[in-house]
RNA sequence: UCUCAUCCAGAGGGGCAGAGGGACCGGCCCGAUGAAGCCCCGGCAACCACCGCGACAACUCUGACGCACAGCCAGCCCGGCUGCGUCCACCACGAGUCCGCGAGGUAGGUGCCAACUCCGGCUCAGCCACACCGGCUGGGAAAGAUGAGG
Numbered sequence: 001u002c003u004c005a006u007c008c009a010g011a012g013g014g015g016c017a018g019a020g021g022g023a024c025c026g027g028c029c030c031g032a033u034g035a036a037g038c039c040c041c042g043g044c045a046a047c048c049a050c051c052g053c054g055a056c057a058a059c060u061c062u063g064a065c066g067c068a069c070a071g072c073c074a075g076c077c078c079g080g081c082u083g084c085g086u087c088c089a090c091c092a093c094g095a096g097u098c099c100g101c102g103a104g105g106u107a108g109g110u111g112c113c114a115a116c117u118c119c120g121g122c123u124c125a126g127c128c129a130c131a132c133c134g135g136c137u138g139g140g141a142a143a144g145a146u147g148a149g150g
Stems, first nucleotide, its partner, number of pairs: 001150007012041005020030003024121004042113003047109002049106003053102002058097004063087004069083005117143001122140007
C1' cells in the first nucleotide's frame, strides 16, 4: 500500500504512574472515587491454525468366462502377462484423493474486555416541516478497527 471478511453479542481486577482519553472534525461522554502508558493475574470471542464428524460434487480404483488370433516371458509339455473376444456392469454400495461447504470441539498465533465503530460527518429514498437552514426512519458509501491473504 492493495484485496476480502466482520464490526447493535461478549468479557476487569490489582500494582506502578499522575492528566489526560474516547483515530480525525463537530457533539456528547469517561477521568483525582485516578486518564494515557507499563507490569501481573483473570476473562471474552472464535478470524487463522489444529481435531475428528456430516452431506454434496469431481476424479480414480474395485468382475466372470474363453484362448481362435497377435506379441512377450518361460519352454519338453502344462503355464503366465498384455492385447483381444463374449457376458455382466458401466449405477448403487464400498475404498481412496482433492476442492469447497455445514454444524461442533480445542485454545496454539492474533485480537478484544465504558457507551452500537459512543453518535453524526458524504449521498439516496420515504415521511414531517418548509423561503432557506432543518428533523425522523431506513439503505448505501467514506473513514477507522481487527483478522486473513498479496
SAM riboswitch aptamer (S box leader) from uncultured Jatrophihabitans sp., 150 nucleotides, folded computationally. It matches the Rfam family "SAM riboswitch aptamer (S box leader)". Rfam's curators write: The SAM riboswitch is found upstream of a number of genes which code for proteins involved in methionine or cysteine biosynthesis in Gram-positive bacteria. Gene Ontology term of the family: regulation of gene expression. The coordinates come from a structure-prediction model, not an experiment, and the mean pLDDT is 78. Taxonomically the source falls in Jatrophihabitans (Bacteria, Bacillati, Jatrophihabitantales, Jatrophihabitantaceae). RNAcentral holds the sequence, with entries from MGnify.